A computed fold for a 75-nucleotide RNA from an uncultured Verrucomicrobiota bacterium, annotated as transfer RNA.
RNA sequence: GGCCUUAUCGUCUAGCGGCUAGGACAGCGGAUUCUCAAUUCGUUAACCGGGGUUCGAUUCCCCGUAAGGCUACCA
Numbered sequence: 001g002g003c004c005u006u007a008u009c010g011u012c013u014a015g016c017g018g019c020u021a022g023g024a025c026a027g028c029g030g031a032u033u034c035u036c037a038a039u040u041c042g043u044u045a046a047c048c049g050g051g052g053u054u055c056g057a058u059u060c061c062c063c064g065u066a067a068g069g070c071u072a073c074c075a
Base pairs, nucleotide, nucleotide: 001071002070003069004068005067006066007065010025011024012023013022018055027043028042029041030040031039048064049063050062051061052060
């Protein structure tokens, strides 16, 4: 240099064009308890950036950025 893959709550992860963007853990508040733990109820929080296609994009396309992998050249 070439090619390929990935990017979603604090973390891990689901979501193959119309969802209120879901789940688990964590956090916060309450119940329970003498206290702690456990249990239980509620709750906050996310689509990497910019364009394009489309009535409609987290999803498809292009260009970037970041991370990872394979490979060539040089020596």

Its mean pLDDT, the model's own confidence on a scale to 100, is 83. It matches the Rfam family "tRNA". It is annotated as a transfer RNA.